[in-house]
Context: one part of a larger RNA
Molecule: small-subunit ribosomal RNA, central domain
Organism: uncultured prokaryote
RNA sequence: CUGGGUUUAAAGGGUCCGCAGGCGGGUCUUUAAGUCAGUGGUGAAAGCCUACAGCUUAACUGUAGAAAUGCCAUUGAUACUGGAGACCUUGAGUAUAGUUGAGGUGGGCGGAAUUUAUGGUGUAGCGGUGAAAUGCAUAGAUACCAUAAAGAACACCGAUAGCGAAGACAGCUUACUAGACCAUAACUGACGCUGAGGCACGAAAGCGUGGGGAGCGAACAGGAUUAGAUACCCUGGUAGUCCACGCUGUAAACGAUGAUCACUCGCUGUUGGCGAUACACUGUCAGCGGCCAAGCGAAAGCGUUAAGUGAUCCACCUGGGGAGUACGAUCGCAAGAAUGAAACUC
Numbered sequence: 001c002u003g004g005g006u007u008u009a010a011a012g013g014g015u016c017c018g019c020a021g022g023c024g025g026g027u028c029u030u031u032a033a034g035u036c037a038g039u040g041g042u043g044a045a046a047g048c049c050u051a052c053a054g055c056u057u058a059a060c061u062g063u064a065g066a067a068a069u070g071c072c073a074u075u076g077a078u079a080c081u082g083g084a085g086a087c088c089u090u091g092a093g094u095a096u097a098g099u100u101g102a103g104g105u106g107g108g109c110g111g112a113a114u115u116u117a118u119g120g121u122g123u124a125g126c127g128g129u130g131a132a133a134u135g136c137a138u139a140g141a142u143a144c145c146a147u148a149a150a151g152a153a154c155a156c157c158g159a160u161a162g163c164g165a166a167g168a169c170a171g172c173u174u175a176c177u178a179g180a181c182c183a184u185a186a187c188u189g190a191c192g193c194u195g196a197g198g199c200a201c202g203a204a205a206g207c208g209u210g211g212g213g214a215g216c217g218a219a220c221a222g223g224a225u226u227a228g229a230u231a232c233c234c235u236g237g238u239a240g241u242c243c244a245c246g247c248u249g250u251a252a253a254c255g256a257u258g259a260u261c262a263c264u265c266g267c268u269g270u271u272g273g274c275g276a277u278a279c280a281c282u283g284u285c286a287g288c289g290g291c292c293a294a295g296c297g298a299a300a301g302c303g304u305u306a307a308g309u310g311a312u313c314c315a316c317c318u319g320g321g322g323a324g325u326a327c328g329a330u331c332g333c334a335a336g337a338a339u340g341a342a343a344c345u346c
Stems, first nucleotide, its partner, number of pairs: 004317003007300002012314001014201002017198001021194003025088007033081002035077008049065006091191001092188003095184002098181003103177007110154001114150008125136002162169001206247006215241002220236004258313006266291009295302002319346003328339001330337002
């Protein structure tokens, strides 16, 4: 390489969009590039293979044949693929009428709690733990009341729920904005699928500049525990957590399961439509769950949301360690990211 694989054994890219490329619905006509058939030429000799022959045999050698799966030319075939033309509507999209949601961005507003400040009441403790101590407190703490300020997060509703490509998204309201679904079947007429590179998005932590800083809290300090305790527990507490702009580009970025299409028993719950209604029962489409038939699977399990049966395209795997390391070039302010070996060893 072929073959075989990728939920958990090695292996699905974090996610979308998308150039090239690959693949692509139905009918008719045409062409004849691929494809198929015939014929001709060529495909050196030797070798291989077959038959016969020559050395006493064999090796060896000779003669003939076959083969040389290829290439070129030419004459045909036209089912399939391709090219050209015409048409179609079921794929895809548009339109119209509705529905739906923590989808996104900006602004405004709200209450509870916390902390702090001020004032009041009030007096000796508070706090914390397994038990304590550090800590706070007669300069009046803790507790209770009133007022004010600040920042961050939004109890209940809340869900096995919803929305989003993923990351993610939750107080209320408003402006702008994106989508999905359902119904009609009016319009376009294959406009589609996938997608190496590429572009964009991308939790947390981290970085740069400027703000902000209530609570929490790496580092750090102290108190405990302990043989020790650079920890677990306690008292404090800086960066950070928050905002704006810019960078980073990684996660067990997980469903550890790529995207799209078709097909393959059922039962049950739920979300959003539509239909039909007697408000019982039931149909249908799109999601989100549970249990199972066939089938698959090493098993666990999966099972119309497939890990079943098929098709197209992409990504990735090929024993463990060395190692996601070294080197090189690329990106980054840095941290580092991405690409990514070998010796050696079992």